Predicted 3D model of a 104-nucleotide RNA (SAM riboswitch aptamer (S box leader)) from Mangrovimonas spongiae. Rfam family: SAM riboswitch aptamer (S box leader). Rfam links the family to the GO term regulation of gene expression. Its mean pLDDT, the model's own confidence on a scale to 100, is 81. The organism belongs to Mangrovimonas, within Bacteria.
Order: sequence, then structure tokens, then C1' cells
RNA sequence: AUGUUAUCACGAAAGGCAGAGGGAAUAGACCCGACGAAGCCUUAGCAACCCUUUAAUUUUAAAGAAGGUGCUAAAUUCUACCCCACAAUUGGGACAGAUAACCC
Repeated sequence: AUGUUAUCACGAAAGGCAGAGGGAAUAGACCCGACGAAGCCUUAGCAACCCUUUAAUUUUAAAGAAGGUGCUAAAUUCUACCCCACAAUUGGGACAGAUAACCC
């Protein structure tokens, strides 16, 4: 890589370097961006998957945050396939994707 399971409308930004793109990919829509995008670094924060403690007892509840990840515009920005009629910012589901743990 592949596969399994779970989650994905919550939450959380400053500084430095850099200098024009970015929002995964294709198409479209809609946005963000010289009042500084991507990327890299530092610090801080959020969350609670792994984890720690306690109760209970094999699966849950509460609390916590040292460590391993992750994340810090907008629902995974929205639509595409199916289900009602309408394609697009609050209908449901799937696909795809992201993250975690496990498997290999």
C1' cells in the first nucleotide's frame, strides 16, 4: 500500500521566514488571499483516538492531559451517485476523502 472498526454540523492562532496562490483530486458553484495564500520554523491552544486515574466489571461512566498522533476559515465549504421534486451552503444514505486504533 491493502483490509477492519470508529468518528467527521462542536472546539482551538499568534509570531518569524517566505511571496501568490489556496480550499485533497476532476468539473462546476461559492469562498479565503498583498489588511499577505501555499510551504517551513517557533510558541500557544483545541480535542480526547491511543493513553492515565477512579468507579463499576468486560463494557460503560466520570475525571485528567505527561506521552504518541491529529487538528486550529466556512458541515469533509457545497454539488456530482441513490432515495422525494428542485444541483449547489441545514433532508437522508452511499461513494470518495481525512483522522485514529488495529491488521498486514